[in-house]
Context: one part of a larger RNA
Molecule: small-subunit ribosomal RNA, 3' major domain
Organism: uncultured bacterium
RNA sequence: UGACGGGGACCCGCACAAGUAGCGGAGCAUGUGGUUUAAUUCGAAGCAACGCGAAGAACCUUACCUAGGCUUGACAUCCUUCUGACCGAGGACUAAUCUCCUCUUUCCCUCCGGGGACAGAAGUGACAGGUGGUGCAUGGUUGUCGUCAGCUCGUGUCGUGAGAUGUUGGGUUAAGUCCUGCAACGAGCGCAACCCCUAUCCUUAGUAGCCAGCAGUUCGGCUGGGCACUCUAGGGAGACUGCCGGGGAUAACCCGGAGGAAGGCGGGGACGACGUCAAAUCAUCAUGCCCCUUAUGAUUUGGGCUACACACGUGCUACAAUGGCGUAAACAAAGGGAAGCGAAGCGGUGACGCUUAGCAAAUCUCAAAAAUAACGUCCCAGUUCGGACUGCAGUCUGCAACUCGACUGCACGAAGCUGGAAUCGCUAGUAAUCGCGAAUCAGAAUGUCGCGGUGAAUACGUUCCCGGGUCUUGCACU
Numbered sequence: 001u002g003a004c005g006g007g008g009a010c011c012c013g014c015a016c017a018a019g020u021a022g023c024g025g026a027g028c029a030u031g032u033g034g035u036u037u038a039a040u041u042c043g044a045a046g047c048a049a050c051g052c053g054a055a056g057a058a059c060c061u062u063a064c065c066u067a068g069g070c071u072u073g074a075c076a077u078c079c080u081u082c083u084g085a086c087c088g089a090g091g092a093c094u095a096a097u098c099u100c101c102u103c104u105u106u107c108c109c110u111c112c113g114g115g116g117a118c119a120g121a122a123g124u125g126a127c128a129g130g131u132g133g134u135g136c137a138u139g140g141u142u143g144u145c146g147u148c149a150g151c152u153c154g155u156g157u158c159g160u161g162a163g164a165u166g167u168u169g170g171g172u173u174a175a176g177u178c179c180u181g182c183a184a185c186g187a188g189c190g191c192a193a194c195c196c197c198u199a200u201c202c203u204u205a206g207u208a209g210c211c212a213g214c215a216g217u218u219c220g221g222c223u224g225g226g227c228a229c230u231c232u233a234g235g236g237a238g239a240c241u242g243c244c245g246g247g248g249a250u251a252a253c254c255c256g257g258a259g260g261a262a263g264g265c266g267g268g269g270a271c272g273a274c275g276u277c278a279a280a281u282c283a284u285c286a287u288g289c290c291c292c293u294u295a296u297g298a299u300u301u302g303g304g305c306u307a308c309a310c311a312c313g314u315g316c317u318a319c320a321a322u323g324g325c326g327u328a329a330a331c332a333a334a335g336g337g338a339a340g341c342g343a344a345g346c347g348g349u350g351a352c353g354c355u356u357a358g359c360a361a362a363u364c365u366c367a368a369a370a371a372u373a374a375c376g377u378c379c380c381a382g383u384u385c386g387g388a389c390u391g392c393a394g395u396c397u398g399c400a401a402c403u404c405g406a407c408u409g410c411a412c413g414a415a416g417c418u419g420g421a422a423u424c425g426c427u428a429g430u431a432a433u434c435g436c437g438a439a440u441c442a443g444a445a446u447g448u449c450g451c452g453g454u455g456a457a458u459a460c461g462u463u464c465c466c467g468g469g470u471c472u473u474g475c476a477c478u
Stems, first nucleotide, its partner, number of pairs: 002477001004474002007472007015462002019426002022423001026317008034308002042053002064303002067300002070297001073127001077126002079123006088103005106117004129292002132290003138286002140281003143277001145275001150189006156165003169180003195269004200237007209227001214224003240263001243257005319419001323378005329372001335366003340359002345354003385416001390411007432454007
């Protein structure tokens, strides 16, 4: 100087408290451990591993196992020789690849000897190849403390020196934010702002919107017509403690008010200082060294990653009347669409099928929003709650749904009556609840990432638990 203290002072954070909805009990989904297995590929391990890499394992993926066949190789460059192909079509064998047979089949120059281009085969070795090891040899990327307010430097000054000062003090702030004082004066990386979305208005522009005003009308903005409004997307305005009062040191700033769509950082996002954890990743990629080279490479079939006495994490659905079911009504936003989205019509109880209009989309389509409101029914029960499991019959995707897909109909109708100790999220358009969409994707979400609808309760306060910041003190550590 730091680190540490069951030392002190001050301050902050859904840290506690005050509330709210959960998890822990049940069934199922999913990940992990363990066990099993020929294999159940590998990685991730307190917070910061465990719906994590994986934005999607039937084959492929796939790295694992079994069995079969290959060895200059599935992929790249070079050398020699041969051929004129390659592609394509057919056949034999096989579990499949491999292997074998048949047919077809180049171009340019030329002195017709040949040369060149391209492609294939064979050979030779240089080499290829490795999701093999080491993340404790590394780059790059990422997590975490933490969006916490800190981390430093130049010159000067002080100290023998390590170092100190500045960065401390008094106020203040979300902030080392700002003011003020001071042997310090300045500066850098961070904070804030500049960027994006959102909340209000103006303007520019109207193949979406409007009977707003006019006309027609098949009553559908459908047509003429018009950009006023909504909206869309370009530009601009607007918020700055700017104004008023009080407090404060005549400061920074704080409290209240006016005006305003918005008020004191308006709300949200992107953005992550010096560093810490030999944190994670050699399996995204790159890469040093080591290792394999008829195999630790490459290929094919089938299997496995989906096993199951058990344990844990994360979720979904419930246990019901603030509810279940039925009937007929209303209101979104954000997205996707050509090997695609697919209307209307017809068939089917249905999943879906047939047919095909429109649309590379503000034009067509997915598309029905659902909670909600109205009416009816059920009457507290393992039920008209709950839906696991199982049987039968089907639909779709796809070479192929046995291992191992999703969905539909009928039947079956398990546990479960609010969950011990313990424990998690959340402070406002938030929690809770309700649907909708997208990526991945042939098919396959209760996951993930987005979107809107309805829409709370509580915060006295900082004694305590956890984490962090500043100053100070002790010190057996540095």